A computed fold for a 60-nucleotide RNA from Polarella glacialis, annotated as transfer RNA.

RNA sequence: UUAGCUUAGUUGGUAGAGCAUGCGCUUCGUAAGCGUCAGGUCGCGGGCUCAAAUCCCGCA
Numbered sequence: 001u002u003a004g005c006u007u008a009g010u011u012g013g014u015a016g017a018g019c020a021u022g023c024g025c026u027u028c029g030u031a032a033g034c035g036u037c038a039g040g041u042c043g044c045g046g047g048c049u050c051a052a053a054u055c056c057c058g059c060a
Stems, first nucleotide, its partner, number of pairs: 001060001004019004013050001022036004043059005
C1' cells in the first nucleotide's frame, strides 16, 4: 500500500474528504461556476478478539 487520482483515519467500535467521472442548473453554445448521485473484499493469506483499515505473523 484505503474510491479512477491525491489522500484522512493508531484509546480496536457505522470507512471519510478533495479532485475527476455521471446527472442536473446556468449559457445562444462551449468553458468556468453551482447543486447532486454513484463509486471501497482498506495489497494478499492467516491469527487474536464479541468486534480488525487499526493489534500479531507470513508473503508481494
The coordinates come from a structure-prediction model, not an experiment, and the mean pLDDT is 81. Rfam family: tRNA. It is annotated as a transfer RNA.